[in-house]
Predicted 3D model of a 347-nucleotide part of an RNA (small-subunit ribosomal RNA, central domain) from an uncultured bacterium. Rfam family: Bacterial small subunit ribosomal RNA. Its family is annotated with ribosome and structural constituent of ribosome in the Gene Ontology. The RNAcentral record of the full RNA draws on ENA and SILVA.
Context: one part of a larger RNA
RNA sequence: CUGGGCUUAAAGGGCGUGUAGGCGGCAUUGCAAGUCUGGGGUGGAAUUCUGUGGCUUAACCACUGAACUGCCCUGGAAACUGCGAUGCUUGAGUCAGUGAGGGGAGGGCGGAAUUCCCGGUGUAGCAGUGAAAUGCGUAGAUAUCGGGAGGAAGGCCGGUGGCGAAGGCGGCCCUCUGGUGCUUGACUGACGCUGAGCGCUAAAGCGUGGGGAGCAAACAGGAUUAGAUACCCUGGUAGUCCACGCCCUAAACGGUGGGCAUUAGGUGUAGGGCUCGCAAGGGCUCUGUGCCGAAGGGAAACCAUUAAAUGCCCCGCCUGGGAAGUACGGCCGCAAGGUUGAAACUC
Numbered sequence: 001c002u003g004g005g006c007u008u009a010a011a012g013g014g015c016g017u018g019u020a021g022g023c024g025g026c027a028u029u030g031c032a033a034g035u036c037u038g039g040g041g042u043g044g045a046a047u048u049c050u051g052u053g054g055c056u057u058a059a060c061c062a063c064u065g066a067a068c069u070g071c072c073c074u075g076g077a078a079a080c081u082g083c084g085a086u087g088c089u090u091g092a093g094u095c096a097g098u099g100a101g102g103g104g105a106g107g108g109c110g111g112a113a114u115u116c117c118c119g120g121u122g123u124a125g126c127a128g129u130g131a132a133a134u135g136c137g138u139a140g141a142u143a144u145c146g147g148g149a150g151g152a153a154g155g156c157c158g159g160u161g162g163c164g165a166a167g168g169c170g171g172c173c174c175u176c177u178g179g180u181g182c183u184u185g186a187c188u189g190a191c192g193c194u195g196a197g198c199g200c201u202a203a204a205g206c207g208u209g210g211g212g213a214g215c216a217a218a219c220a221g222g223a224u225u226a227g228a229u230a231c232c233c234u235g236g237u238a239g240u241c242c243a244c245g246c247c248c249u250a251a252a253c254g255g256u257g258g259g260c261a262u263u264a265g266g267u268g269u270a271g272g273g274c275u276c277g278c279a280a281g282g283g284c285u286c287u288g289u290g291c292c293g294a295a296g297g298g299a300a301a302c303c304a305u306u307a308a309a310u311g312c313c314c315c316g317c318c319u320g321g322g323a324a325g326u327a328c329g330g331c332c333g334c335a336a337g338g339u340u341g342a343a344a345c346u347c
Base pairs, nucleotide, nucleotide: 004318005317006316007301008300012315014200015199016198017197021194022193023192025088026087027086028085029084030083031082033081034080035077036076037075038074039073040072041071042070048066049065051063052062053061054060091191092188093187094186095185096183097182098181099180103177104176105175106174107173108172109171115149116148117147118146119145120144121143125136126135162169163168205246206245207244208243209242210241214240215239219235220234221233222232257314258313259312260311261310262309265292266291267290268289269288270287271286272285273284274283275282276281296303297302320347321346322345329340330339331338332337
């Protein structure tokens, strides 16, 4: 090594695209590198093992045989892998018809509400709390009516519902654009799967310029309290918003990598097709998304055709706790920091 694992015990890369590499459908035929087989050579001796013998025995020693599972040469086999050739259509893809969608980018428009400003009515309170106070208000607030400004967010619909690879995406309209389901035929003919790099990546944060209604780290004040650098209250700046450029992290979670195939059902829901029916509605089927459950799996909780079942292929990762995701070095970044990633020591 044969023969461990990764939902929750340590362990799935945040997600895509894709180079090398690894792996790869059906049929016919050739070659014979892998593979199998015959023969030959070699595989030092000792050691080990088998049998026998020698020291009174054993250890020890001698002889004999086996073994040395290997390598090389050569004859052959052709199922499998590989290589070459030819073909095929079921994998993959293209075209055609049709469908759903908060998928992405840009532009335009509209309404409710908050705040502020102007004007009218009107008068002594308003606001806030467990109770208060700070705060606002006779320079006329709160309330109410009319007008205006500006920014941000999208009520109901709204759903264990939809879309996207993930992050994520929700008012309405227009333009540009990606992906995808279903149906039937036609076409290409294995063109496939997985994968350093590269690209994308919530929030916060950074740079330059804008914007700033509400909210709100920091900060100030009022309370509470033994204290109160908090929880509560009144204010309030970065920020939150936009453009461009960075950062690249997360409980980036289904805590479950991707692909293909196989393995009882039941029930809801979203999109499509076929079919029965006048209709209401029903049956069959494909794709997505939930719940419950057979076999099976699991330490259990639970998973169970959306697998954590049964198999194959490829990648990533784990190997006691702490020290530590730290130190050092490398790479990246304007910085903050990110990434790669130890040891001494200790239990």